[in-house]
RNA sequence: CUGCGACAAGGGCAAACCCGGCGAAAGCCGGGGACGCAAAGCCACGAGGCUACCGUCCGCGCGCCACGCGUGGGCCACGCCAGUCGGGCCGCCGAA
Numbered sequence: 001c002u003g004c005g006a007c008a009a010g011g012g013c014a015a016a017c018c019c020g021g022c023g024a025a026a027g028c029c030g031g032g033g034a035c036g037c038a039a040a041g042c043c044a045c046g047a048g049g050c051u052a053c054c055g056u057c058c059g060c061g062c063g064c065c066a067c068g069c070g071u072g073g074g075c076c077a078c079g080c081c082a083g084u085c086g087g088g089c090c091g092c093c094g095a096a
Stems, first nucleotide, its partner, number of pairs: 004094002012037002017032006035083001041089003045086003048081003055075009
């Protein structure tokens, strides 16, 4: 240095849930809390998943009726997930 990861050492992170906040939502931030994690450190490059404000199409109702308003549904990422996987970058310790 690389590989590897132990009933080693010092530690680290923090699921669900609860409280407060942001967001249309997915989700995120802070506090509490630990299910777990040898990268559960960072990055949205690939795959996959989640949400649908806006947009668009369709149905219904109303109106000043080539359109507008209300409402329901389908589609849709520019949004989100790194604790879904792959990939990239950085990294503590040192048994077998």
A computed fold for a 96-nucleotide RNA from a Gemmatimonadota bacterium, annotated as c-di-GMP-I riboswitch aptamer. Of the family's consensus pairs, 100% are formed in the model.